Predicted 3D model of a 1388-nucleotide RNA (small-subunit ribosomal RNA) from an uncultured bacterium. Model confidence (mean pLDDT): 84 of 100. Its Rfam family is "Bacterial small subunit ribosomal RNA". Its family is annotated with structural constituent of ribosome and ribosome in the Gene Ontology.

[in-house]
RNA sequence: AUGAACGCUGGCGGCGUGGAUAAGACAUGCAAGUCGAACGGAGAUUGCUGAGCUUGCUUGGCAAUUUGAGUGGCGAACGGGUGAGUAACACGUGAGCAACCUGCCGAAAAGAAGGGGAUAGCUCGGGGAAACUCGAAUUAAUACCGUAUAACGUUUAUCAGGGAUCCUGGUGGAACGAAAGGUGCCUUUAGGGGUGCCGCUUUUCGAUGGGCUCGCGGCCUAUCAGCUAGUUGGAGGGGUAACGGCCCACCAAGGCGAUGACGGGUAACUGGUCUGAGAGGAUGAUCAGUCACACUGGAACUGAGACACGGUCCAGACACCUACGGGUGGCAGCAGUCGAGAAUCAUUCGCAAUGGGGGAAACCCUGACGGUGCGACGCCGCGUGGAGGAUGAAGGCCUUCGGGUCGUAAACUCCUGUCAUCAAGGAGUAAGGUGUGGGGGUUAAGAGCUACCACAUGUGAUAGUACUUGAAGAGGAAGGGACGGCAAACUUCGUGCCAGCAGCCGCGGUAAUACGAAGGUCCCAAGCGUUGUUCGGAAUUACUGGGCGUAAAGGGAGCGUAGGCGGCGGGGCAAGUCAGAUGUGAAAUACCGGGGCUCAACUCCGGGACGGCAUCCGAUACUGCCUUGCUAGAGUAGUGGAGGGGCGACUGGAAUUCUCGGUGUAGCAGUGAAAUGCGUAGAGAUCGAGAGGAACACUAGUGGCGAAGGCGAGUCGCUGGACACUAACUGACGCUGAGGCUCGAAGGCUAGGGGAGCGAAAGGGAUUAGAUACCCCUGUAGUCCUAGCAGUAAACGGUGCACGUUUGGUGUGGGGCGGUUCGACCCGUUCCGCGCCGGAGCUAACGCGUUAAACGUGCCGCCUGGGGAGUACGGCCGCAAGGCUAAAACUCAAAGAAAUUGACGGGGACCCGCACAAGCGGUGGAGUAUGUGGCUUAAUUCGAUGCAACGCGAAGAACCUUACCCGGGCUUGACAUGCAUCCCUCAAGCGGUGAAAGCCGUGGAGUGUCGCAAGACACAGUUUGCACAGGUGCUGCAUGGCUGUCGUCAGCUCGUGUCGUGAGAUGUUGGGUUAAGUCCCGCAACGAGCGCAACCCCUAUGAUUAGUUGCCAGCGGGUAAAGCCGGGGACUCUAGUCAGACUGCCCAGAUCAACUGGGAGGAAGGUGGGGAUGACGUCAAGUCAGUAUGGCCCUUACGCCCGGGGCUGCACACGUACUACAAUGCUCAGUACAAUAUGAACCGAGACCGCGAGGUGGAGGAAAUCUGAAAAAGCUGGGCUCAGUUCGGAUUGCGGGCUGCAACUCGCCCGCAUGAAGUCGGAAUCGCUAGUAAUGGCGCAUCAGCAACGGCGCCGUGAAUACGUUCCCGGGUCUUGUACUCACCGCC
Repeated sequence: AUGAACGCUGGCGGCGUGGAUAAGACAUGCAAGUCGAACGGAGAUUGCUGAGCUUGCUUGGCAAUUUGAGUGGCGAACGGGUGAGUAACACGUGAGCAACCUGCCGAAAAGAAGGGGAUAGCUCGGGGAAACUCGAAUUAAUACCGUAUAACGUUUAUCAGGGAUCCUGGUGGAACGAAAGGUGCCUUUAGGGGUGCCGCUUUUCGAUGGGCUCGCGGCCUAUCAGCUAGUUGGAGGGGUAACGGCCCACCAAGGCGAUGACGGGUAACUGGUCUGAGAGGAUGAUCAGUCACACUGGAACUGAGACACGGUCCAGACACCUACGGGUGGCAGCAGUCGAGAAUCAUUCGCAAUGGGGGAAACCCUGACGGUGCGACGCCGCGUGGAGGAUGAAGGCCUUCGGGUCGUAAACUCCUGUCAUCAAGGAGUAAGGUGUGGGGGUUAAGAGCUACCACAUGUGAUAGUACUUGAAGAGGAAGGGACGGCAAACUUCGUGCCAGCAGCCGCGGUAAUACGAAGGUCCCAAGCGUUGUUCGGAAUUACUGGGCGUAAAGGGAGCGUAGGCGGCGGGGCAAGUCAGAUGUGAAAUACCGGGGCUCAACUCCGGGACGGCAUCCGAUACUGCCUUGCUAGAGUAGUGGAGGGGCGACUGGAAUUCUCGGUGUAGCAGUGAAAUGCGUAGAGAUCGAGAGGAACACUAGUGGCGAAGGCGAGUCGCUGGACACUAACUGACGCUGAGGCUCGAAGGCUAGGGGAGCGAAAGGGAUUAGAUACCCCUGUAGUCCUAGCAGUAAACGGUGCACGUUUGGUGUGGGGCGGUUCGACCCGUUCCGCGCCGGAGCUAACGCGUUAAACGUGCCGCCUGGGGAGUACGGCCGCAAGGCUAAAACUCAAAGAAAUUGACGGGGACCCGCACAAGCGGUGGAGUAUGUGGCUUAAUUCGAUGCAACGCGAAGAACCUUACCCGGGCUUGACAUGCAUCCCUCAAGCGGUGAAAGCCGUGGAGUGUCGCAAGACACAGUUUGCACAGGUGCUGCAUGGCUGUCGUCAGCUCGUGUCGUGAGAUGUUGGGUUAAGUCCCGCAACGAGCGCAACCCCUAUGAUUAGUUGCCAGCGGGUAAAGCCGGGGACUCUAGUCAGACUGCCCAGAUCAACUGGGAGGAAGGUGGGGAUGACGUCAAGUCAGUAUGGCCCUUACGCCCGGGGCUGCACACGUACUACAAUGCUCAGUACAAUAUGAACCGAGACCGCGAGGUGGAGGAAAUCUGAAAAAGCUGGGCUCAGUUCGGAUUGCGGGCUGCAACUCGCCCGCAUGAAGUCGGAAUCGCUAGUAAUGGCGCAUCAGCAACGGCGCCGUGAAUACGUUCCCGGGUCUUGUACUCACCGCC
């Protein structure tokens, strides 16, 4: 934007518009007639007038009016409809006809004389159901036919003009060719005469309309490439209005085609319409021009005109009538019906206007047309009210609960009156016509006819409509879509990957602005959305205006045909080109200006435009054509050197294999390791001889040659091309190249040879889950030669060919010139090749960069999202394999390029870590403890699940804890706050019941203030009620906080600057160095932050201060002994303050660096040892059960209380530990040396009892004072002697102790007895680098007690080893590849 359709909705008017599908079929009505002034006859009415007579009937005549049929004339070929056919002179545009026609109309000339015979109708008769038809008789004309006349026409002769077969004009002769009357008036006795109008005949001209011819223009398809026999032409004839193979006989063999013939598909064409900045693209409804068609196919007749929509004939299909013999019909005219369809109207009014046909006219006809109706189908206009109005009402919605918003919106007050409604008035579109009068013309004339004027008269479908006036009352009149982004507009609830949405991206899996609803908002508005279609955006077919190294795209290469393009100068022509003029380019539309409907839509007038075509006259720069020159392009010639260029013939050595012979003995071969294989019948090895085929080491080089494919031993022969120099010759001879032709690796095919090595297929051996593979042993085609076919490759520089122009550096191959030389050295310069780097420029970037992917020119090829698919079908080629050409359906929302950050790699480089290695000790086997899984159960509460869950939450499950189960109970609750209420009673206490909780009963106590008191009030408490409490119920994937982990790894970032189109980069990379992004140096970076380090704590040394509860050297006292006492501060120690260590010093290395190695001094040396400290982030890691917390859920229960049970359950499996298996041990006796820490409902000494656990008792101690407290390993001595033991201690029995309300389920300990497995642990796996591992004991938290062998600490004894970084694991930095980016547990 739309001739639209569909959904929801719908007040009025104006102007438009409305069968796009079935050119399907059609009932009914209407759509083309008219003329009596061409003609005869018949009928009807009226008037006049006869005749007959039954005086109201029949039958005549005349006049007027009129009706139906017929003859005749004109019309019916216009108007109206449709778009089936048609790719065509059908249409558009411009020309031509000297090759044509044209009724009616206009102008002009001449004429219209005189005769004849019929026929329809009508009447009679016949046939037929009908339609209709046959015969006889009779009749008229403007119907028909002879004769006469010929201005004129046709044919012909001649003259002039014209470009012409011929045309025009003049002159002459001959032949041929016409006709019709009607009517008005005047005049006349009559016949007749005159005249007007209409008509008739012949001819010319005009006008209008048509016919024919030609140039140019406008669809797709080459998977249609050849088409053609009346075909192409000639001359002759026929035919036509007219040219013509239009038709015919004859003759000739032509005609068309890559500028697309022929064939196929589609289609009426145009002015215009829609879109677009334009160029274009799409379209051809309404209006206008042309064409074609009229049920389908064919044909002619009539006519001025038709091959005829409402004519004829024939055939066909369909439908109807029928008496079955036969007939009739054609809505793509206007309405209307059925059908098909998503879909398109009234079986309306009128000829009043405009136009058409007939007529002298009145008038008649007209579904053309003018109107009305229906449809929001479109465009345009109007309305659904205006102003005021805050308590910001009610209500809705949201809410952080304060409020906000709908919202001046409503109510309410005051107004207005468009539209609709009612009432009254009420148009314009109307001029013609007719009558009368005037007046001019015609005429002999005052008849008649008549242009013109005046008066009178009558004509309206629309329509009682438009319009005007009045009345009443805000009264009757708003919806649709959207609200995640694109794209204006946001919240709540419901739902829970469901239901659904969706134009694209995409929403929905419990907090959805995206689904559905609501409120609000946005947009448009009598409409709003959706769907279809067209153009735009799309520079996404690129003429304007694109590309082809890697995104799709350069033909594998050359030669060359057509074509396209083409150097310098002179002359000519004027085709292209440019300028002017003329004609045309219909109207409408569009644009501009103006006018009319109240405005607008709509419409009228004027202007310009219509980009085009044709003709004429000019211009000649450029292109073109003709001609003439030139040498710079191109070519020829001469000289010269370079080269794996090609072909053929011959020759050579090395090596492999095989054969023969010699020597010689047990293996060889092969692999990651093996095996198959070869070998005692003598292999392999080695020596000699021979055969045969293929390939040519080194030289060898981003070196050479060739168009590409490609070319590599040597010699000879034949042969192609390039290059340099010379400048003699030709004189544009050039470039490109659709088709075409030729060449064209490997592999393949045919035929014949050849065959050493290699080696598809095949066989065998391995590998493997399998292994139709990779590896190994064999091995056929093939590889080689000759002749042919095939014609493809990552045929790649992924870059077509040619020419010109544009800064450089460097190397190399070939040649020339110059300088200088002994010189083949070297230097400079120049031409042609082959490379590298790089400037401008280009490029999306990568990159290219005088060998362009830069800047230009010419020509060719090719591309237009991915897949389907280089496939199918068709065609061509091929022996085949197959090649060339080359789609569509369907499907996807991408496919792709380059670069970036990461991550990853069975990529690389460097570095680190108990990561490996080197060591020491363990785990995995046993028994027990403990945790987990599983199983079981009424319940075995819940969580944690690779590292980073599993002696974890739990630093204490018999009850409690406890969250679980069973049972008994409570319901404002065990706990908090508030309000109301009850009562001074509830409370304590007591009683009953009960397992307890609880329930029932009894009982009756407080505090403060005021007051004498009674009492009142308040507080506390209770009862009842309401708000609420409560929840270890769910969601750690809604969260806060905290934590684990990578990882104490050395990293993670920012500002400014710079680079890049950008993502980003740089800094942070590099060279060193470090434990370290630690430091140094360098550097388009310069700085900074969080991390590292340091600052903090413990520890190692010293100083100083202070000495009690600690210490005791010296002095004194004292004991059996003892810092026990006096005393002392020296020492140890305690705990405050300081010092000390910083690569500070020396040597060496290194860059006058950082730093590293060594040394001195020092208690300690290179962060001395240890701790605390954990960057940006990752794992939706863990925790809603520690607490907090959003949302959801429960509310006489998912809350709360109680009793009992369970968390301890046991066929099993795993983790973590303890104790062992013993002699480096066990056992007995003796004996030595700690530190950290603890103690009041606590630690508890000495003493006594008990074998012991423990008990009695209670000194001392809130603790450097007292206590637990014995440290143990160790050391000394005795026993054991390698055993299931004097090892090991599980298990079980009996007897005890302790804690606790209570040890049955289910505690710990002691004594006696019992005495299991276990003799060092498979695959695998863990920790540790020094006061560490290993090993020994001690303390503490939790706690009534304890399942602790766990956890957290303390001290004692106290090692071994590290060559080293290849490998395993983890990490860091740089680099590389990537199709990964929820990132290799990826992708596919």